Notes
Predicted 3D model of RNase P RNA and transfer RNA as a complex of 460 nucleotides. Rfam match: Bacterial RNase P class A. It is annotated as a ribozyme. The coordinates come from a structure-prediction model, not an experiment, and the mean pLDDT is 77.
RNA sequence: ACUGUCGACCGGAUGGUCGCGAGGGAUACUAUCAAACCUUCGAGGAAAGUCCGGGCUCCAACGGGCACGUUGCCAGGUAACACCUGGGCAGUGCGAAAGCACUGACGGAUAGUGCAACAGAAAGCAAACCGCCGAUGGCGCUGAAUGUGGCGCUCAGGCAAGGGUGAAAGGGUGGGGUAAGAGCCCACCGCACGACUGGUAACAGUCGUGGCUGGUAAACCCCAGCGGGAGCAAGGCCAAAUAGGCAGCGAGGGGUGGCCCACCCUGAUAAAGACGCUGCGGGUAGGCUGCUCGAGAACAUGGGUAACCAUGUUCCUAGAGGAAUGACCAUCCGAGUGUGUCUACACAUUCGACAGAACCCGGCUUAUAGGUCGGCAGUAUCC
RNA sequence: GGCGGCGUAGCUCAGGUGGCCAGAGCACGCGGUUCAUACCCGCGGAGUCGGGGGUUCGAAGCCCUCCGCCGCCACCA
Numbered sequence: 001a002c003u004g005u006c007g008a009c010c011g012g013a014u015g016g017u018c019g020c021g022a023g024g025g026a027u028a029c030u031a032u033c034a035a036a037c038c039u040u041c042g043a044g045g046a047a048a049g050u051c052c053g054g055g056c057u058c059c060a061a062c063g064g065g066c067a068c069g070u071u072g073c074c075a076g077g078u079a080a081c082a083c084c085u086g087g088g089c090a091g092u093g094c095g096a097a098a099g100c101a102c103u104g105a106c107g108g109a110u111a112g113u114g115c116a117a118c119a120g121a122a123a124g125c126a127a128a129c130c131g132c133c134g135a136u137g138g139c140g141c142u143g144a145a146u147g148u149g150g151c152g153c154u155c156a157g158g159c160a161a162g163g164g165u166g167a168a169a170g171g172g173u174g175g176g177g178u179a180a181g182a183g184c185c186c187a188c189c190g191c192a193c194g195a196c197u198g199g200u201a202a203c204a205g206u207c208g209u210g211g212c213u214g215g216u217a218a219a220c221c222c223c224a225g226c227g228g229g230a231g232c233a234a235g236g237c238c239a240a241a242u243a244g245g246c247a248g249c250g251a252g253g254g255g256u257g258g259c260c261c262a263c264c265c266u267g268a269u270a271a272a273g274a275c276g277c278u279g280c281g282g283g284u285a286g287g288c289u290g291c292u293c294g295a296g297a298a299c300a301u302g303g304g305u306a307a308c309c310a311u312g313u314u315c316c317u318a319g320a321g322g323a324a325u326g327a328c329c330a331u332c333c334g335a336g337u338g339u340g341u342c343u344a345c346a347c348a349u350u351c352g353a354c355a356g357a358a359c360c361c362g363g364c365u366u367a368u369a370g371g372u373c374g375g376c377a378g379u380a381u382c383c
Numbered sequence: 384g385g386c387g388g389c390g391u392a393g394c395u396c397a398g399g400u401g402g403c404c405a406g407a408g409c410a411c412g413c414g415g416u417u418c419a420u421a422c423c424c425g426c427g428g429a430g431u432c433g434g435g436g437g438u439u440c441g442a443a444g445c446c447c448u449c450c451g452c453c454g455c456c457a458c459c460a
Base pairs, nucleotide, nucleotide: 001379002378003377004376005375006374007373008372009371010370012332013331014330015329016328017327018326020042021041022040023039024038025037044354048365049364051363052362053361054360055359056231057230058229059228063261064260065259066258068227069226070225071224072223073087074086075085076084077083088106089104090103091102092101093100094099107222108221112220113219114216115215129163130162131159132158133157136156137155138153139152140151141150142149171189172188173187174186175185176184190212191210192209193208194207195206196205197204198203235289236288237287238286245280246279247278248277249276250275252266253265254264255263282459283458284457296315297314298313299312300311301310302309303308333352334351335350336349337348338347339346340345384456385455386454387453388452389451390450393409394408395407396406402440411427412426413425414424415423433449434448435447436446437445
């Protein structure tokens, strides 16, 4: 320097003209409204998807259990989190190694239940097709006085080293051992258990014991933690209009979403009525509020490895209803193309993405032209 | 704006407990029957299971993410 990957950041700037939305001001007019005038302000890193977590509001209050949902190595951060930071472990890449970078839904498979098509002998109290052996028993031959023997068959039987099937075949390598073999025995590695040491912990190391009982929990499940429900069309105030109508259910009903308990409100006990709930039907399609000063932004100092926290100073930065935030010109910036000149420069021309607030924040995910910086890896050149 | 559901052949739907499994009816094509057409009989084709990624030996079904479609909501008595 280039390429790849990961992370952080910017994501056009300034001025003018016209236009749009909101707030405020002042003039003419008896008053109000509108128009015109002046002035101030007017989208984003994702405003998006609505996937999580909170604030806020209502359900009287938000208590317990079951169910359901959700989270899942450890510690810290935070209002909270499925987020972030640091550490541990595992995997991948590079490297001789030390190590570095990236990725990880990363609790539990000796609590239990289930599943594994096809192939294969055998797929979960394992099994034997090819194969190896046939020590032992059996049969045959041989030798022999008898017995011990020798050879063969592979009938019984033994084995799981090797081959083959499969995603997966019940630890791996080496040696001993054996008829052949096998944790059968031994050494090392791995695994499980126990003790000690280091560490807040996850975990790591050392020693000892045990011949050693695969996969799947993004299958049911178990363990531990967390979660009451609804959502600004929540909720509050005012106004207008209509049939306060019909049906069903109730001794209980409602608050609460699935259930139970507890608690709160209300209440019948002859029927009807009234009351409560559910459904249908009827009316309105108006205004104000909630509404933006907030876990707020910038800068500085301090603490912390970091996420983050504390203190101080300064600043106010859209609040709308189906909904404004745009267009053009000039100069500059960045990129591409062409021409002239050919390290450079000049001129012409084109392009500048993804996209758009709707109660508000913190995250994640997805979309994004172009550019800047940094970590790591590789390649090439120079010192 | 908020909340919920769905996506399988040209159309309407099964399959949802992971493998045996990608199916049914209508439609379409070919053959038979008929003088010919329809009905009827036989055979056949047609699928990225909305897209992508992950878990698993193996995914239409499980998990994550994106896309598309559909439905519901206000106030008054």